[in-house]
The RNA shown here (transfer RNA) has 73 nucleotides and comes from an archaeon. The RNAcentral record of the sequence draws on ENA. The coordinates come from a structure-prediction model, not an experiment, and the mean pLDDT is 80. Rfam family: tRNA. Rfam classes the family as a transfer RNA. Gene Ontology term of the family: triplet codon-amino acid adaptor activity.

RNA sequence: GCUCCGAUAGUCUAGUGGCCAAGGAUUCAUGCCUUUCACGCAUGAGACCCGGGUUCAAAUCCCGGUCGGAGCG
Numbered sequence: 001g002c003u004c005c006g007a008u009a010g011u012c013u014a015g016u017g018g019c020c021a022a023g024g025a026u027u028c029a030u031g032c033c034u035u036u037c038a039c040g041c042a043u044g045a046g047a048c049c050c051g052g053g054u055u056c057a058a059a060u061c062c063c064g065g066u067c068g069g070a071g072c073g
Stems, first nucleotide, its partner, number of pairs: 001072007010026004018056001027045006049065005
C1' cells in the first nucleotide's frame, strides 16, 4: 500500500428497512424480603463510532473517515 471482517449502555450481546419512544443479561440507584449481608422480587438509570447519501421511513442499505482485527505484498 491492497483486500476482507467488525464498531450498539460501564461490560457482554440481540437486531437483516416500519411491528422497536432499540430488547436481554450484567452493573448502578431505590424499595420489598432478611437480625445483617448475600440470594430473590419490584421499580428506575444508562447505548446505535463520526460525516454525508438513498428512502415516505435507516442501528439496518450505499459512500467517505476514524479505530480495532485478519490476510496479502